Predicted 3D model of RNase P RNA and transfer RNA as a complex of 449 nucleotides. Model confidence (mean pLDDT): 79 of 100. It holds a member of the Rfam family "Bacterial RNase P class A". The family's RNA type in Rfam is ribozyme.

RNA sequence: GAAGUCUGCCGGACCGCCGCUGGCGCAAAACCCGAAAGGGUGCGCUGGAGGAACGUCCGGACUGCACAGGACGGCGUAGGAGCUAACGGCUCUCCACCGCGAGGUGAGGAUCAGAGCAACAGAGACGAGUCCCGGAGAACCAUCCGCGCAAGCGGCAGGAGCCCCGGGGGUGAAACGGGCAAUCUCUGCGCGCAGCAACACCAAGUAGGCCAGUCACGGGCGCCGGGCAACCGGCCCCGACCCUGUGGUUCCGCAGGGCGAGCUGGCGGGUAGGUGGCACCGAGCCGGUGGGGUGACCCCCGGCCCAGAGGAAUGGCGGUCACGCCGGGGGCGACCCCGGUGCACAGAAUCCGGCGUACAGGCAGACUUCACAC
RNA sequence: GGGCGCUUAGCUCAGCGGGAGAGCACUGCCUUCACACGGCAGGGGUCGCUGGUUCAAUCCCAGCAGCGCCCACCA
Repeated sequence: GAAGUCUGCCGGACCGCCGCUGGCGCAAAACCCGAAAGGGUGCGCUGGAGGAACGUCCGGACUGCACAGGACGGCGUAGGAGCUAACGGCUCUCCACCGCGAGGUGAGGAUCAGAGCAACAGAGACGAGUCCCGGAGAACCAUCCGCGCAAGCGGCAGGAGCCCCGGGGGUGAAACGGGCAAUCUCUGCGCGCAGCAACACCAAGUAGGCCAGUCACGGGCGCCGGGCAACCGGCCCCGACCCUGUGGUUCCGCAGGGCGAGCUGGCGGGUAGGUGGCACCGAGCCGGUGGGGUGACCCCCGGCCCAGAGGAAUGGCGGUCACGCCGGGGGCGACCCCGGUGCACAGAAUCCGGCGUACAGGCAGACUUCACAC
Repeated sequence: GGGCGCUUAGCUCAGCGGGAGAGCACUGCCUUCACACGGCAGGGGUCGCUGGUUCAAUCCCAGCAGCGCCCACCA
């Protein structure tokens, strides 16, 4: 000097004018909006988007419902050890793969529990198979030769089929040896379900209608109302049954209540208003040549209080500077001046910890490889 | 704000680890005087995109992109 790797950080600054919005203090009358509940209007001080506020992929806080405990089922997860409120996150480390290297990536448990799958090609693809070449073995066939009167015996080369081996060729990702568990499954661990449009309260309004369910219904030519009638609705009485309390030994007695009221679900109807939750002393933020740990992280000390609406604030205009690009001019050059233009991704919505994704431009540190010079 | 689903031919959809398919539409031929109907044949695909697992991905997993659906309160 070139090419890279990893980590951390910034992601415009300032001034003037006019607005929007939260909190605190003062004032506490009056006024405005509204049917009401409730909200607003003044003055002063002060706060007001992000590293991702995003995607909603995980985990929690919080709230409601359900819940004795356990199992099955379902979902998620997976080397080991640790961090943490928790996690699928993070740290250290082992192994495998990639890279010359700094480093990077990994859903990385189990295929001797069981099941399933493997297109095409190939002879054969998960318990099967013999296409070609080759090797070994015993037996068979027919020919020839030798011996023998014959039955038969022996031998050289040959043939087809069988069994075994699995050496070579060929096919394929894979060929008696495995693969796939981001296939079912098994093992360990974790998880009840829902989500702030959760949930609590207030105000107004309603056909306060219909249907179904619920531990538990029968009788009475009883009474009343409606209807032509079938019947419907209400009330009363008797008995049974259920619940609660109480008294005594089973069982019964007494008192009160219930027998569709109420509650739950659905249809239909009404309203789409307000307050809290909710801006928080917190898994909080900042600083430390503090301590422990390889590290994630934990502890200690000091300081701080740091956005919050509810159709939804955090903005608009003007100017200066910084930075990038283009054009012109000056200067040997570093550079300077003038004009124009650009300045990313994106915007809180109950809150928090992570992950992932997007991002103009810029800064810092550590390290690797190569080339050259000394 | 929160929860859930879908994306395959021009349109509507099936397929769910090993050949990308159906109906309608389109093109050509036959039929007809001509058209429609009918018959025969044919063309047309980045399976939304990018990675990962696997011998192999439309399918399994992850991340992006686009589209769609649901929710409140009162008696």